The RNA shown here (Bacterial RNase P class A) has 368 nucleotides and comes from Gammaproteobacteria bacterium UBA7310. It matches the Rfam family "Bacterial RNase P class A". The family's RNA type in Rfam is ribozyme. It was read from a public genome assembly, where an Rfam model found it.
[in-house]
């Protein structure tokens, strides 16, 4: 030099001029108390006004998980239904994340994995293929043993048979290599390895072991993201959650007046219901006002921790709007600027992403 792989950062610069939204603080204007009134003094408001300060993101998105926070509900206990699903830790929780273990990928750096259980039970498997799970002779291979027949007596044919070493179909044929062995073969015998099952030993644990014993091994094939079965978890709804304050109208109650009236009851009187007027309550629409933003916050340092991550100290305060602000124009510059826009907040995944950077690591050509 060139190709990786990993971790994190920036997300056009600068300047100026003119706006939007929140906020500080000042004036002014208007209101409400205080004081008898001016003056003064306090609060509170504003289509003013100057003037502090501060306005998208890494993902603000998808709304996929997990939690905060509101309200319903709720003694336990079990069912259903949905999710998680190797092990330890981390967390407020998690389907996240650290780290290990185990399989896979890649020379490596490192990446990827829904990775419990198929010997509990039921179902599944398509074309080849002789056979596919209670596994099986198509072609080859073999005639020792027993039977028939020929027969030059050397054998030959044939029958019953035997045989998973070879060939062939398949994604898969249910241990592998050598020796032995046999008629030919075959864990049918033996090394060695491989594999189940019981030890020991290591390690919290998944799990390992060039550690012993055992077993010849179609034992126990594959699929659980088909039912299943163990384990463990989970109430529901969501800021359009919820609380306040509350007009108009129309309803509702409770005292009071009026019962002289009107309408029903009645034969009529009274009575009694309605229906009137006045006062005060409550509910609730419209409309406002709160929830809302200071927090599992951030940034610097230091302590344990391999690590998520915890934890002392110290300084920051960093959109909170309501049809919804965060903009526009002009100038310079260069690498010519992607993918996009808060709406109750965190924590994560998964998705979009012009480029430019800085660390560590890996393989590799050269050159000392």
């Nucleotide at each position: 030099g060139a190709a990786g792989u990993c971790a994190g950062c920036c997300a056009g610069a600068c300047a100026g001029u003119c706006g939007c939204u929140c906020u500080u603080u000042u004036u002014c204007a208007g209101u409400u108390g205080g004081u008898u009134u001016u003056u003064c003094c306090a609060g509170c408001u504003g289509c003013a006004a100057a003037u502090u300060g501060g306005g998208a993101g890494g993902a603000a998105a998808g709304u996929c998980c997990g939690g905060g926070c509101u309200c319903c509900a709720c003694a336990g206990g079990g069912u259903a239904a949905g999710g998680u699903g190797c092990c330890a830790g981390g967390u407020a929780a998690c389907a996240c994340c650290u780290g290990g273990g185990c399989g896979g990928c890649g020379c490596g750096a490192g990446c990827c994995g829904a990775c419990g259980g198929a010997a509990a039970g039921u179902g599944c498997a398509g074309c080849a293929g002789a056979a596919a799970g209670u596994a099986a002779a198509c072609c080859g291979c073999c005639u020792a043993a027993g039977c028939c027949a020929g027969u030059u007596c050397a054998c030959u044919g044939g029958c019953c048979g035997g045989u998973a070493a070879g060939g062939g179909u398949g994604a898969a044929a249910u241990g592998g290599u050598g020796c032995g062995g046999u008629a030919a073969g075959a864990g049918c015998g033996c090394a060695c390895c491989g594999c189940g099952c019981g030890a020991c030993u290591g390690g919290u644990a998944a799990c390992a072991g060039c550690u012993c014993g055992u077993g010849g091994c179609g034992a126990u094939g594959g699929a659980a993201a088909a039912c299943c079965c163990c384990a463990c978890c989970u109430g529901g709804a969501g800021c359009a959650a919820g609380a306040c304050c509350a007009a108009a109208u129309a309803g509702g109650g409770a005292u009071c007046c009026a019962u002289u009236g009107g309408c029903g009851u009645g034969a009529c009187c009274c009575g009694c219901g309605c229906u009137g007027g006045a006062u005060c309550c409550g509910g609730g629409u419209a409309g406002g006002u709160u929830g809302c933003u200071a927090g599992a916050g951030g940034c610097g340092u230091g302590u344990g921790g391999u690590g998520a991550c915890a934890u002392g100290c110290g300084c920051c305060c960093c959109a909170g709007a309501g049809g919804a602000a965060u903009g526009a124009c002009u100038g310079u510059c260069c690498a010519c600027g992607a993918c996009a826009g808060a709406a109750c907040c965190c924590g994560g995944c998964u998705u979009a992403u012009c480029g430019g950077c800085u660390g560590a690591c890996u393989u590799u050509a050269c050159a000392u």
The source organism's lineage runs through Bacteria, Pseudomonadati, Pseudomonadota and Gammaproteobacteria.